[in-house]
RNA sequence: ACAACGGAGAGUUUGAUCCUGGCUCAGGAUGAACGCUAGCGGCAGGCCUAACACAUGCAAGUCGAACGGCAGCUACGAGCAAUCGUAGCGAGAGUGGCGCACGGGUGCGUAACGCGUAUGCAACCUACCCCAUACUGGGGGAUAGCCCGGAGAAAUCCGGAUUAAUACCCCAUAAUAUUAUUACCUCGCAUGAGGCAAUAAUUAAAGCUGAGGCGGUAUGGGAUGGGCAUGCGUCCGAUUAGGUAGUUGGUAGGGUAACGGCCUACCAAGCCGACGAUCGGUAGGGGAACUGAGAGGUUGAUCCCCCACACUGGUACUGAGACACGGACCAGACUCCUACGGGAGGCAGCAGUGAGGAAUAUUGGGCAAUGGCCGCAAGGCUGACCCAGCCAUGCCGCGUGCAGGAAGAAGGCCCUAUGGGUUGUAAACUGCUUUUCUCAGGGGGUAACCCCAGGCUCGUGAGCCUGGCUGAAAGUACCUGAGGAAUAAGCAUCGGCUAACUCCGUGCCAGCAGCCGCGGUAAUACGGAGGAUGCGAGCGUUAUCCGGAUUCAUUGGGUUUAAAGGGUCCGUAGGCGGUUUGUUAAGUCAGGGGUGAAAUCCUUCAGCUCAACUGAAGAAUUGCCUUUGAUACUGGCAGGCUAGAGUGCGACAGAGGUGGAUGGAAUGUGUCAAGUAGCGGUGAAAUGCAUAGAUAUGACACAGAACACCGAUUGCGAAGGCAGUUCACUGGGUCGCAACUGACGCUGAUGGACGAAAGCGUGGGGAGCAAACAGGAUUAGAUACCCUGGUAGUCCACGCUGUAAACGAUGAUUACUCGCUGUUGGGCAGUAAUUGUUCAGCGGCUAAGCGAAAGCGUUAAGUAAUCCACCUGGGGAGUACGGCCGCAAGGUUGAAACUCAAAGGAAUUGACGGGGGCCCGCACAAGCGGUGGAGCAUGUGGUUUAAUUCGAUGAUACGCGAGGAACCUUACCUGGGCUUAAAUGCAGGACGACGGAUCUGGAAACAGGUCUUUCCGCGAGGACGGCCUGCAAGGUGCUGCAUGGUUGUCGUCAGCUCGUGCCGUGAGGUGUCGGGUUAAGUCCCAUAACGAGCGCAACCCCUACCCUUAGUUACCAGCGGGUCAAGCCGGGGACUCUAAGGGGACUGCCGGCGCAAGCCGAGAGGAAGGAGGGGAUGACGUCAAAUCAUCACGGCCCUUACGUCCAGGGCUACACACGUGCUACAAUGGCGGUUACAGAGGGCAGCCACCACGCGAGUGGGAGCGAAUCCUUAAAGACCGUCUCAGUUCGGAUUGGAGUCUGCAACUCGACUCCAUGAAGCUGGAAUCGCUAGUAAUCGCGCAUCAGCCAUGGCGCGGUGAAUACGUUCCCGGGCCUUGUACACACCGCCCGUCAAGCCAUGGGAGCCGGGGGUACCUGAAGUCGGUAACCGCAAGGAGCUGCCUAGGGUAAAACCGGUGACUGGGGCUAAGUCGUAACAAGGUAGCCGUACCGGAAGGUGCGGCUGGAAUACCUCCUUC
Repeated sequence: ACAACGGAGAGUUUGAUCCUGGCUCAGGAUGAACGCUAGCGGCAGGCCUAACACAUGCAAGUCGAACGGCAGCUACGAGCAAUCGUAGCGAGAGUGGCGCACGGGUGCGUAACGCGUAUGCAACCUACCCCAUACUGGGGGAUAGCCCGGAGAAAUCCGGAUUAAUACCCCAUAAUAUUAUUACCUCGCAUGAGGCAAUAAUUAAAGCUGAGGCGGUAUGGGAUGGGCAUGCGUCCGAUUAGGUAGUUGGUAGGGUAACGGCCUACCAAGCCGACGAUCGGUAGGGGAACUGAGAGGUUGAUCCCCCACACUGGUACUGAGACACGGACCAGACUCCUACGGGAGGCAGCAGUGAGGAAUAUUGGGCAAUGGCCGCAAGGCUGACCCAGCCAUGCCGCGUGCAGGAAGAAGGCCCUAUGGGUUGUAAACUGCUUUUCUCAGGGGGUAACCCCAGGCUCGUGAGCCUGGCUGAAAGUACCUGAGGAAUAAGCAUCGGCUAACUCCGUGCCAGCAGCCGCGGUAAUACGGAGGAUGCGAGCGUUAUCCGGAUUCAUUGGGUUUAAAGGGUCCGUAGGCGGUUUGUUAAGUCAGGGGUGAAAUCCUUCAGCUCAACUGAAGAAUUGCCUUUGAUACUGGCAGGCUAGAGUGCGACAGAGGUGGAUGGAAUGUGUCAAGUAGCGGUGAAAUGCAUAGAUAUGACACAGAACACCGAUUGCGAAGGCAGUUCACUGGGUCGCAACUGACGCUGAUGGACGAAAGCGUGGGGAGCAAACAGGAUUAGAUACCCUGGUAGUCCACGCUGUAAACGAUGAUUACUCGCUGUUGGGCAGUAAUUGUUCAGCGGCUAAGCGAAAGCGUUAAGUAAUCCACCUGGGGAGUACGGCCGCAAGGUUGAAACUCAAAGGAAUUGACGGGGGCCCGCACAAGCGGUGGAGCAUGUGGUUUAAUUCGAUGAUACGCGAGGAACCUUACCUGGGCUUAAAUGCAGGACGACGGAUCUGGAAACAGGUCUUUCCGCGAGGACGGCCUGCAAGGUGCUGCAUGGUUGUCGUCAGCUCGUGCCGUGAGGUGUCGGGUUAAGUCCCAUAACGAGCGCAACCCCUACCCUUAGUUACCAGCGGGUCAAGCCGGGGACUCUAAGGGGACUGCCGGCGCAAGCCGAGAGGAAGGAGGGGAUGACGUCAAAUCAUCACGGCCCUUACGUCCAGGGCUACACACGUGCUACAAUGGCGGUUACAGAGGGCAGCCACCACGCGAGUGGGAGCGAAUCCUUAAAGACCGUCUCAGUUCGGAUUGGAGUCUGCAACUCGACUCCAUGAAGCUGGAAUCGCUAGUAAUCGCGCAUCAGCCAUGGCGCGGUGAAUACGUUCCCGGGCCUUGUACACACCGCCCGUCAAGCCAUGGGAGCCGGGGGUACCUGAAGUCGGUAACCGCAAGGAGCUGCCUAGGGUAAAACCGGUGACUGGGGCUAAGUCGUAACAAGGUAGCCGUACCGGAAGGUGCGGCUGGAAUACCUCCUUC
């Protein structure tokens, strides 16, 4: 430049990801309907259902200029009148002509030359119209009507008489017409056609008239309309595969406008069909409409063209045209009339009615316009048409006001609420405008023709001009004036998709929902409200179509694992096909011609004020036909070639196949020998075998089946499959040579053959094995796994079956595309083994590329080509029905209803595994001591109760909240009171009190009475106090599943993450893995990672050693004093100690191992050694863990009570059960006596020395100490004595009595003391807990709470002071790596089948009912055609009779389709039903496929197959070192 103006996605499978795949949504459209709402106009549209039935009116007539003729009227005449005559006008009816075959309606039928398109008719017709030529002479007989008579209820019919015509008939004339014969010319693909000439034969006509004209006849041509034929195109079903007798063709004839089996006779046996005949179902077709980027898909209302139909079926007549919507005849159904004899009718014309339905209008006006019919015309007719009416049914347009206006009004709603936000410039208010509206006035055009009058051009016929006449719509559109914001807004939605959010109500209820999904007390999802969003005289919903959906894929898809490669090969049709030359021109391409109706769509312009709408022009109509050309490619024809393919020759390998022969080992059986008590079998056993002699051993004999080693991801075969050795026959393959053929090729629907195992039939055979079966075990059961037996079968022959995870889950063939390596069989080259190369196979790894990924990768899943097969969400279901095959089992082909919002593939992170590897922990083991038994204490459950308040409930509740329940506490129960309240603050008011004492009632709270009673200030007033009022209360009521905070647990486990980079489409991975090491993700090494954070460790505290400093209340060595004694005193600062600061330990040193990190050593040194011991410290997170009753807090709830005060009771109950403890059961002990040694704490409403009294608890006196000063006996231990194995001198429960103390008060319900009493219990079943060193065990001491104490609890302190750890197989918990997974609420997971219950659709089913179609036979209307002597007619002809055919009716048998059906089969869905546990992990017997048998069920077992099996790692191969 040319061309083009055009293409968006989202939600939903998962914990997350990518993919596959379905479902759903956003858009547009509609002859729509429904809900809510509604101001106006323009334009359009309006029974989609019952082609169901129809009342009433109208929808096709017209012509007197074709004809006869008349009712009536008028005029005149006659007549008294009735009435008659004449003339004129002349309705209705009739004869005749033309029209009625158009216009209008509907879509039943039709899958067809019906329609569309393009051709042909040399095989045809065409009234009216146009052109041309010619003619229009003569005659005849009837018949409607009218009149008369008759029948009938009517419809209608019959008879008689008379009559006309453009009605009918005859004669004449006649050709370019028709027919026959003949000659010639021209043309055509053919049948044949045209022209010309001659002869013979045949056939026409109508008149009327305003005298202008209108008609009539024949022929030719035109125009218009039709008829017929042909090519191509035109829905679904193959679970419809064969159909056909006038069928296909011929000859002859008939018939038609015309060709033709259209019809008839005869002859032949054809014709159609997988390129889908026939049959069944559905349907009018097209222009076009909707949608779509397009290609397509869907539709066929309105408008236009064609077809078909007119109550249903049949039939012809008339006519130019019909087999005729408002004509005829017949049959049938239905409706109506009827005097019961008989008749009438056909809205799918316009209105209208009923019915049906979700649903679709007026019984309107007019022929003014356009058009049609008739007519010379005037005119008539016209539900065609033009208008009006109804309906938001659609499209388009307009309006419901515009501007200003913040106190951001009131009201509403919301909130963190003395305030703010929002509704909202919205309103009010001010100004302005007047489309619309109301009223009034004006008001064009649709009208020009015909016709009439006049005129002109002219002339025997037309045209033109002027004037006049004509409007349903309608006084409408439009214009002007006046008035006045005046008359006018709704609907849907607001969880995501999808624009728009809050409050209240409700509480898995009521409800919503297009999909995902909302609702179980804080619902943006339900209902209401406020607000918002979207559209707007409409808005939503429903239905349907296209789109999105590349989700049937031509454009433009796939098939290893997601749905999908046929089990394999051969091969028919078909499709596709090497190289070269020539020719042809079918495909293909280009130019021209014809056609492709109009409308529609598109572009431009134009008309209604715009638009919708309409007009004009153009473009387009992508198609078909024809013609001229081009010849590269494809095809056809002819010829050549050798690279494909095949043949030949030579060589080679092999479990290729079939049949026969033959061998040894093993097993079993039999016989014999020998031998004795068991054998066999299992996790362990038993059944079984065995003293009638088994098993084991030996010998011999027999039988059947299978072939160890070789043997190998080796070989062969199309697949299935094939294995001792050998013989015979036989198929295929590879290599080499290049002699031969010369494209002979590839694929392959239908078809044919082969086809593991199981199974079937017949006949053999039968050793071992082994479904079924039996027994034994196991088990809750065990129709299984295990064991002992064991039959079909496994084997052979012949025949069937025809399926498998028949798999490489990968169709066949050909070509091309980096490499490395192993191996099998050949060839070539060279060589010393052996190497190199080439062809054909069989494996492994990999580049590019591909793939969703896993992976594939010259043996493709890469890049291309050809052909075949197959897929289109999951379930129902490979099921049902039907067909085919099979002896059967069954196979093959193969649905639907219904149901779900998924079902799937690959990969990721977790979690889990009766998977694997590595490693920790008082996890086991090794030890010590307990618990579980007893009594008691305490907590819990349960039960009880008026109440036994509440919470905590596996581990991680249960001596827990509680570190103190007699009242109080106290939250519970009973009863009695209070209502601004028990407390506090503020404001106001009155008061001077409040309080105290006392009295009365009362259980008290409380109520009432009496007495007493403030301060500062002169005062005003103030302070203080209670009272009254107001504002703020209170709740241990609910929700720990609304929360904060705190806590438990995994777990003091070693983990959990991030930044950047890198890898992956992504989730995600890497880092954090690997090799070592550690208590440790501790550290080192290695490394696409490099760093970092939270954790670990360290920093902090106590303790173990030392030093320094400092010494009172602590200490006391030396000095002095002093005491019975005593740091008692002076003093000391040494020691202990106190309490502040420091040192010290770091694998630093040595040796060994190790690259290092680090480990080892009875190592050295050291108080302490490899983290010295202990504490505090708890990562990301998990358990909706615990706590609304510590506290705080959202929401909800109560308010003379769920608040608050008081008294009493309860929390302490008691048949039981559990947890945690104490004390014991005794001699390692009890008791008595004597005698040592701590630490850490506490103390003034306190600790209490000392003295006295009491047996004692304690009491009465009474010093010291707010404390290193005073108070506070340590016990076990040691020594001595006693007890001597007993329910005891053990044990102390229980009970009786007497007391003490605290307290207002010990009855329910305290502790302690003394005397008396003296229970169970003699070491504890299954099971279970703690502890690894100053630990366990054991002994006492202290403290908190507290009046006292139910403390045996809790928290601390010290004294005495062990045992054991081989080791990591197992149990439990945990960490890391890896593997499988159908789990992700994560194995306490998931999930299968029977049975039971409810609902739904469906198969079978004795039958029953219905439907359409066909066949055979019988009958057979109307009617055409044919026949026909008698009757009618002069005749033409007709009547009648008759033959064929036929609608309809009947009979019969069968097929098909549908409905229904006792009963029956499975299927789907459903709330937490029953039985088991099949599958997912090695799912606890690996699973699955085919087949067979068995079993309540999942299922089990046999045989063969597969890996879509884990673990193991022997062989082989590959990669790397």